[in-house]
Notes: The RNA shown here (Fluoride riboswitch aptamer (crcB RNA motif)) has 63 nucleotides and comes from a Bacteroidota bacterium. Lineage of the source: Bacteria > Pseudomonadati > Bacteroidota.
RNA sequence: AAACAUCAUGGCGAUGGAGUUCACCAUUAAGCGCUACAAGUAGCUGAUAACUCCUACACACCC
Numbered sequence: 001a002a003a004c005a006u007c008a009u010g011g012c013g014a015u016g017g018a019g020u021u022c023a024c025c026a027u028u029a030a031g032c033g034c035u036a037c038a039a040g041u042a043g044c045u046g047a048u049a050a051c052u053c054c055u056a057c058a059c060a061c062c063c
Base pairs, nucleotide, nucleotide: 009026010025011024013022016054017053018052019051020050021049033044034043035042036041037040
């Protein structure tokens, strides 16, 4: 110096917030959804990584 491992901390897990749990990454990182096709056009699902709650949106019913 490089690589690996552990601890702490921080970041991150396709659209918001909170709690709990899990996973990943160490800044040249984790992360940046899917389908079709002429490869730059068209279409589709979901506010969760998982569970719960709130907010936004969508559908149905009632007043």

The coordinates come from a structure-prediction model, not an experiment, and the mean pLDDT is 80.